[in-house]
RNA sequence: CGAGGUGUAGCGCAGGUGGUAGCGCGCUUGGUUCGGGACCAAGAGGUCGUGAGUUCGAGUCUCGUCACCUCGA
Numbered sequence: 001c002g003a004g005g006u007g008u009a010g011c012g013c014a015g016g017u018g019g020u021a022g023c024g025c026g027c028u029u030g031g032u033u034c035g036g037g038a039c040c041a042a043g044a045g046g047u048c049g050u051g052a053g054u055u056c057g058a059g060u061c062u063c064g065u066c067a068c069c070u071c072g073a
Stems, first nucleotide, its partner, number of pairs: 001072007010025004019056001027043005049065005
């Protein structure tokens, strides 16, 4: 320098053929217990790396850009 891949909650991941985002673990509160763990119930937490574009509507499509990984030179 060129090509490809990944980026979504604290961590690990899903998200069909566009319709305002979910699962597990963790966290908080309550129940249960003498207490803890386990179990049960409820809840908080993300403007989807970033900037634009298309669209009535973008995590999803298009372009740029940043970080990391792989391959080639």

Predicted 3D model of a 73-nucleotide RNA (transfer RNA) from a Clostridia bacterium. Lineage of the source: Bacteria > Bacillati > Bacillota > Clostridia. Model confidence (mean pLDDT): 82 of 100. It matches the Rfam family "tRNA". It is annotated as a transfer RNA.